Source information
The part of an RNA shown here (large-subunit ribosomal RNA, domain I) has 559 nucleotides and comes from a Minisyncoccota bacterium. The organism belongs to Minisyncoccota, within Bacteria. The full RNA is in RNAcentral, with records from ENA. Its Rfam family is "Bacterial large subunit ribosomal RNA".
Context: one part of a larger RNA
RNA sequence: CGUAUGGUGGAUGCCUUGACUUCAAGAGGCGAUGAAGGACGUGGUACGGCUGCGAUAAGCUUCGGUGAGGUGCCUAACAACCUAUGAACCGAAGAUCUCCGAAUGGGGAAACCCAAUUCCGUUUAAGCGGGAUUACCCUGUCGUUGAAGAACGGCAGGGAGUACACCCGGGGAAGUGAAACAUCUCAGUACCCGGAGGAAUAUAGACAAAUAUGCAUUCCCUUAGUAGUGGCGAGCGAAACGGGAGGAGCCUAAACCACUGUGCUUGCACAGUGGGGUUGCAGGGUAGAAGUGCGGGGAAUCCCGGAUUUAUUAUUAUUGUUAGCAGAAUCAGCUGGGAAGCUGAACCCAAGGGGGUAAUAGUCCCGUACGCGAAAACAAUAAUGUAUUUCUGACUUCUAUUCCUAAGUAGUUCAGGACACGAAAAGCCUGAGUGAAUCUGCCAGAACUAACUGGUAAGGCUAAAUACUCUUGAAGAUCGAUAGUGAACAAGUACCGUGAGGGAAAGGUGAAAAGAACCCCGAUAAGGGGAGUGAAAUAGAUCCUGAAACCAUACGCCU
Numbered sequence: 001c002g003u004a005u006g007g008u009g010g011a012u013g014c015c016u017u018g019a020c021u022u023c024a025a026g027a028g029g030c031g032a033u034g035a036a037g038g039a040c041g042u043g044g045u046a047c048g049g050c051u052g053c054g055a056u057a058a059g060c061u062u063c064g065g066u067g068a069g070g071u072g073c074c075u076a077a078c079a080a081c082c083u084a085u086g087a088a089c090c091g092a093a094g095a096u097c098u099c100c101g102a103a104u105g106g107g108g109a110a111a112c113c114c115a116a117u118u119c120c121g122u123u124u125a126a127g128c129g130g131g132a133u134u135a136c137c138c139u140g141u142c143g144u145u146g147a148a149g150a151a152c153g154g155c156a157g158g159g160a161g162u163a164c165a166c167c168c169g170g171g172g173a174a175g176u177g178a179a180a181c182a183u184c185u186c187a188g189u190a191c192c193c194g195g196a197g198g199a200a201u202a203u204a205g206a207c208a209a210a211u212a213u214g215c216a217u218u219c220c221c222u223u224a225g226u227a228g229u230g231g232c233g234a235g236c237g238a239a240a241c242g243g244g245a246g247g248a249g250c251c252u253a254a255a256c257c258a259c260u261g262u263g264c265u266u267g268c269a270c271a272g273u274g275g276g277g278u279u280g281c282a283g284g285g286u287a288g289a290a291g292u293g294c295g296g297g298g299a300a301u302c303c304c305g306g307a308u309u310u311a312u313u314a315u316u317a318u319u320g321u322u323a324g325c326a327g328a329a330u331c332a333g334c335u336g337g338g339a340a341g342c343u344g345a346a347c348c349c350a351a352g353g354g355g356g357u358a359a360u361a362g363u364c365c366c367g368u369a370c371g372c373g374a375a376a377a378c379a380a381u382a383a384u385g386u387a388u389u390u391c392u393g394a395c396u397u398c399u400a401u402u403c404c405u406a407a408g409u410a411g412u413u414c415a416g417g418a419c420a421c422g423a424a425a426a427g428c429c430u431g432a433g434u435g436a437a438u439c440u441g442c443c444a445g446a447a448c449u450a451a452c453u454g455g456u457a458a459g460g461c462u463a464a465a466u467a468c469u470c471u472u473g474a475a476g477a478u479c480g481a482u483a484g485u486g487a488a489c490a491a492g493u494a495c496c497g498u499g500a501g502g503g504a505a506a507g508g509u510g511a512a513a514a515g516a517a518c519c520c521c522g523a524u525a526a527g528g529g530g531a532g533u534g535a536a537a538u539a540g541a542u543c544c545u546g547a548a549a550c551c552a553u554a555c556g557c558c559u
Stems, first nucleotide, its partner, number of pairs: 001556007013544001014508002018479002020476009029162002037100003040054003044078002048074003060094006069082003105114003115134008136159010166197001167195005177184001181231001207214002218245004228236002249461003252406001256275009280439001282405003285401008295304003305392003310387002314384009324372002330345005346363002348352001354366003411434007441456005495502002515543001518530004
């Protein structure tokens, strides 16, 4: 070096309990009635981990489902029990629910220590045991003190904390890029704080446009890497139109009227309530003129109806969710350890999705299609009843009008911020100054001016389309144990760190334990040899397959 046989090792192949992604439906909270999360306990043998539960402690009660076994898993076995007077299991509703934790009687180094008031038990009493109450803040109300502001106390109601996502608001970096770096970028990102909801924000033109129009907001596609912006560097980067998803509009303030109350200079002011009113081809108020008269009854104040909004209460009904029920159809021979394979002859199908069964099963099992089902709880929808909003008498048109239409506002100066836009610049927001007009008004149309066009600020509400998480279900030209979640296994475990935090490795006997009785060597070992099981033991528990590196033995050859 070659060949062979082994060892070691755990690649590869096959497998899948676990992941990943998307879609659909449902839910979107829980919590002082003590949550989330934990500590400690809890089992006949129960030392440990998981699960469940809480001194009533792998459980108690009731009501349903189911129906012969059962006393959870790792984890076998024994004992003792339960069970057709229906156990175990599954679902619904209750009871119990130690201690810590917002933790709330006070304290505290979490799961511990120490109380006060009152009631009960025991006790002569002291004491012991048990129950209840006792934190803080806000709101309302009552009381006490006080001249008052106010303080204190009683009662009632609410809040607090948590949930790694989504949302809105208040703050807000740096590494980096610019091949250095300062404007710029990263980025209004990470992170911190506050707040809310099942979504949130936004939302009904002082709009977008351009000589034509559109018609609230939100989201998607496109416009478009365009117009722009930019130490015009690096980079940043729209919008309208158009196409879709969805579709919904409303309420105040004011003028004016009426009533009530307060004040006083007695006819004004202020406040409250109700009516009125809500817009841009301006609208409304007031005054006048004209026209039309509602659903029914009534001469009439009025009465009876009707329509409509919202709420949530009550009842009923329906549907759904939380257990389930039922569910068609095949045999033989052959090979084999084993039939579902092959051969032959049949059958069912609203079921030939899927999984299992000793190899590949429509007809063996669980199921699947179609169909059915709830004592109880919950949800949705509808109807009826109740309450509530609005209308039901005003409406339409015309004329007039010294009435009203949101003020320290709009604008403007300086400064800052956000707009794709870094101040040359329109529009938006804010600080400090200044500071209008009132419909013949005012704002905008990217400096600015005229004309033209669009709109009507300085009050408010508003579903859906959208974002995200969890549960259940379905699917996959996603992965198959160095992959896929960090985690298919005692995984956020072991281990590391004072701590914040970091964070693994680790799957596969066989169809079935049938897991090797008995014998032998050995030390009453380890390990091995027989025997036995099995289809197979070079499937023997370090167990499927078992590559390579590496090691050993035997033989052969070369130097």